[in-house]
Context: one part of a larger RNA
Molecule: large-subunit ribosomal RNA, domain VI
Organism: Candidatus Giovannonibacteria bacterium RIFOXYD1_FULL_48_21
Parts: sequence; structure tokens; C1' cells
RNA sequence: CGUUGAUUCUUGAGGGGGGUUCUUCCUAGUACGAGAGGACCGGAAGGAGGCGACCUCUGGUCUACCUGCUGUUCCGCCAGGAGCACCGCAGGGUAGCUAUGUCGUUGAGUGAUAAGCGCUGAAAGCAUCUAAGCGCGAAGCACGCCCCAAGAUUAGGAAUCGUUAUCAGAUCCGUGGAAGACUACCACGUUGAUAGGCUCCAGGUGUAAGAUCCGCAAGGAUUUCAGCCGAGGAGUACUAAUAGAUCGAGC
Repeated sequence: CGUUGAUUCUUGAGGGGGGUUCUUCCUAGUACGAGAGGACCGGAAGGAGGCGACCUCUGGUCUACCUGCUGUUCCGCCAGGAGCACCGCAGGGUAGCUAUGUCGUUGAGUGAUAAGCGCUGAAAGCAUCUAAGCGCGAAGCACGCCCCAAGAUUAGGAAUCGUUAUCAGAUCCGUGGAAGACUACCACGUUGAUAGGCUCCAGGUGUAAGAUCCGCAAGGAUUUCAGCCGAGGAGUACUAAUAGAUCGAGC
């Protein structure tokens, strides 16, 4: 820009992905074979590798979430803290992100075939899978499974809304996002739970400070499964999404 207004949901022309392999068991120590050995066909289970998704479990990380510890400077001192020292060091660790973790898939089936195997069958009274005709037959081909897909310019279909109006709708702007370089996409904008705050919960750390008691003291006990707490869940309009502007159709 087109598809001759818009929103939502779709069809699938066409395109892409995937297609791997092993072992064990049953059939069966059967068929076969003097024996040694040892099947086809059919069925079942478990792996390896590839790919995809996810974080319940097992782990990793989690740069300031909790705790402990050292040196030093400071908060007048004690106590309690703060800064710096690789995140100062160490022990843990939520969300998120992750693999070595978990789940799924690598499948049946259908059709037409290749090599090949056949049926019927002449030319050529025989024979012959082929000349007419018919059948079987691959991890391969076309489907089937997953993904994209109407610029498929043949521009498709359905439902709903809109008809000259401050229209339907969309955008700017704002609050944000397991979306993201920007953009885009998605949620929300007071008729509101979009983010922050607050409350509660989950979860992490591991029992705060102060006080009291015990001990000469270091220290211990009680209050106290406390205190503190980034991302998680729910609730709640306290804060900010205010106000407003722009685009927007016939012949």
C1' cells in the first nucleotide's frame, strides 16, 4: 500500500517440522540340525540417541532475603548497629532462570508404488508375471501427527457492531506484564485490582531487640516455632492510571 468500515472467531491452497536405533523376555530350547547350535512369523517390556515443553520432585544459581564470623572506621561510651574489605568471608535460600531433574514424542493405520514375487494370458495350439487385464510388495512417496498459513492479488468464510455521527472502532497518553533491544504483543485505566503501598497467607532464615532470671565471668535460660524478610498467592482504592487530543466509511 492492497484486500473498498470495524471487532471477534475461523477454513486451509500452500509451506515447514518429525520419520533413528539397540537389548531382553514370551512364542520356544519349538521348526531346522547327527550334534554343536538355533530361528522366521507374531506379541510384550526396558534402554541409548535426537527433538519439544516444563520446574511438582532431585539439584544448580539466586550481588544484599535471613543468619553467623573477622579486621577496621564511625554512630559520645556500653549494648545495638551502619560503611568498607571479591557479594568482605562463611552457612542456608523464595520467585525467576535452569539440567544432570520431570513429562511428551520419535505411532498405529490408509492409498499408490520400487526392486522383487505372482494370477490369468496370447502373439507363437506349447511355454511365458505382460502384450490386453488382475494381485501382492519398502525405513522410501502421498496422507495421517505437530507448527505456520487468505499478499491464496483467485486477497476466502461466519457471527456481531456501525450508516453522516464528538459513529462502530483504533491510536496518542498513563499503570504494568512469566511480552520485550527498540518496536511489536498482552492486561488494565475510577463502571478500576494494572502496578506500588497496606493486611493476611505461603515460603526463606532460625528463636530478634529489650527486659527478667541463673552464673564471679565467658555464657546460658524465659519471654519466643521468635524477629526480619526481593521477586510468590489472595484481599483491600490508600497512591498512581486524571484530564484530554487525534485518526476513522458512499458514488